[in-house]
RNA sequence: GGUGAGGUAGUUCAGUUGGAUCAGAAUAGUAGUCUACGAAACUUCAGAUUGCGGGUUCGAAUCCCGCCCUCAUCA
Numbered sequence: 001g002g003u004g005a006g007g008u009a010g011u012u013c014a015g016u017u018g019g020a021u022c023a024g025a026a027u028a029g030u031a032g033u034c035u036a037c038g039a040a041a042c043u044u045c046a047g048a049u050u051g052c053g054g055g056u057u058c059g060a061a062u063c064c065c066g067c068c069c070u071c072a073u074c075a
Stems, first nucleotide, its partner, number of pairs: 001074007010027004019058001029045001031043003051067005
């Protein structure tokens, strides 16, 4: 340098025939119940303008373009 895959809560991931209702789940975190105290279990709360910038559209995590980063592979 070419090709392919990916980037969404602190972490690991889902959601890609565009459709609003909060962008969900697990785990981690807050508060509480329980307990002699913890752990576990249960309840509750908070946390992401979806890598960045444009474009298309009434409407974009999702489609198009450019760039950045990660991984794999080829030379």